[in-house]
Context: one part of a larger RNA
RNA sequence: CUGGGUGUAAAGGGAGCGCAGGCGGCGCGGCAAGUCUGAUGUGAAAGCCCGGGGCUCAACCCCGGUACUGCAUUGGAAACUGUCGUGCUAGAGUGUCGGAGGGGUAAGCGGAAUUCCUAGUGUAGCGGUGAAAUGCGUAGAACUAGGAGGAACACCAGUGGCGAAGGCGGCUUACUGGACGAUAACUGACGCUGAGGAUCGAAAGCGUGGGGAGCACACAGGAUUAGAUACCCUGGUAGUCCACGCCGUAAACGAUGAAUACUAGGUGUUGGGGAACAUGGUUCCCCGGUGCCGUCGCAAACGCAGUAAGUAUUCCACCUGGGGAGUACGUUCGCAAGAAUGAAACUC
Numbered sequence: 001c002u003g004g005g006u007g008u009a010a011a012g013g014g015a016g017c018g019c020a021g022g023c024g025g026c027g028c029g030g031c032a033a034g035u036c037u038g039a040u041g042u043g044a045a046a047g048c049c050c051g052g053g054g055c056u057c058a059a060c061c062c063c064g065g066u067a068c069u070g071c072a073u074u075g076g077a078a079a080c081u082g083u084c085g086u087g088c089u090a091g092a093g094u095g096u097c098g099g100a101g102g103g104g105u106a107a108g109c110g111g112a113a114u115u116c117c118u119a120g121u122g123u124a125g126c127g128g129u130g131a132a133a134u135g136c137g138u139a140g141a142a143c144u145a146g147g148a149g150g151a152a153c154a155c156c157a158g159u160g161g162c163g164a165a166g167g168c169g170g171c172u173u174a175c176u177g178g179a180c181g182a183u184a185a186c187u188g189a190c191g192c193u194g195a196g197g198a199u200c201g202a203a204a205g206c207g208u209g210g211g212g213a214g215c216a217c218a219c220a221g222g223a224u225u226a227g228a229u230a231c232c233c234u235g236g237u238a239g240u241c242c243a244c245g246c247c248g249u250a251a252a253c254g255a256u257g258a259a260u261a262c263u264a265g266g267u268g269u270u271g272g273g274g275a276a277c278a279u280g281g282u283u284c285c286c287c288g289g290u291g292c293c294g295u296c297g298c299a300a301a302c303g304c305a306g307u308a309a310g311u312a313u314u315c316c317a318c319c320u321g322g323g324g325a326g327u328a329c330g331u332u333c334g335c336a337a338g339a340a341u342g343a344a345a346c347u348c
Base pairs, nucleotide, nucleotide: 004319005318006317007302008301012316014200015199017197021193022192023191025088026087027086028085029084030083031082033081034080035077036076037075038074039073040072041071042070049065050064051063052062053061054060091190092187093186094185095183096182097181098180103176104175105174106173107172108171109170110153115148116147117146118145119144120143125136126135161168162167205246206245207244208243209242210241214240215239219235220234221233222232257315258314259313260312261311262310265293266292267291268290269289270288271287272286273285274284275283276282277281297304298303321348322347323346330341331340332339333338
């Protein structure tokens, strides 16, 4: 390389968008590039292979045949691929009607709680633990009322909803994206995937400027202990919050790439629709999500099983023994931290 693979053994890119490329629905007609077929020329000889023959055999040599899977020219075929033309509506999209939703961005508002401040009442404790101590408090804590400020939104809350993923949860308003159901008016293959590319991307971290209640890396103290640079406790700074800019990584997980079609059933739940009976509720059916169980099949097993890890097709990404190593070097990106790409010697 091929073959074989990628839930857990090595292996699915964190996610969507998308240029090139690859692949692509149904019918009719044209062309004939791919494809198939006839002919001609060529494909040197020797050699290989097959059948004969000659040296006593063999090696060796001679004769004949096949083959040389190819190329070129030319005649034909038109199913498939391609291409051109034309048409269709089942894919895709648009329109109309309808409801669901923590989807996004911005502004405003609300209550509970913590902390602090002020005032009042009022006296000796509070806090914390396995037990303590550090700590707070006679300069008046604990309790009550008022005020300030920041952050997060109890109950509802649900293998419930929405989003491509990251993620999204108090309430109201404005702007705005997507999905779904019904309908079948319109377009007429406009599709799928997607190397590069550019965009989004938790937390932590970085830059500038704000903010800072609680929590809390670092740090300090108290304990524990043989020691205790920890676990426990009292404090506490970055940070956590906001605006703008960077970083670009995660067990970014369903450890399962995207799309399409097909392949027993059963049972929850969520959004929408239809029918029947009957009426203010049941039953049945259809479409879209989200769970559980399970047949065939698959699987090393565990398990998966219409939300496939089944049966197939298309496209992309990735794997090829362990360590060395996600290291070194080089390059690109970054303010830095570092990220991306990514070996070898050697060794088992």